Transfer RNA from a Ktedonobacterales bacterium, 73 nucleotides, folded computationally. It matches the Rfam family "tRNA". It is annotated as a transfer RNA. The prediction has a mean pLDDT of 82.
């Protein structure tokens, strides 16, 4: 340098054109308990890597860039 895959919450990941963008874990609060833990309840947490394009509508499709991994030289 060519090709491929991946990038979504603090972490691990779903979601592949119309949902208010979700789950588990972690963190916060509550209730329970003599206290703690476990289990239970509640809330919070998002520039969907970045920029442009397509579309009535983009996390999702297209292009470019960046980063990580794999591969060919």
């Nucleotide at each position: 340098g060519g090709g491929g895959c991946u990038g979504u919450a603090g972490c691990u990941c779903a979601g592949g054109g119309g949902a208010u963008a979700g789950a588990g874990c972690a963190g916060g609060g509550g209730a329970c308990u003599c206290c703690u833990a476990a289990g239970c309840c509640c809330a919070a947490g998002g520039u969907c890597a970045c920029a442009g394009g397509u579309u009535c509508g983009a996390a999702u499709c297209c292009u470019g860039u960046c980063a990580g991994c794999c591969u060919c030289a």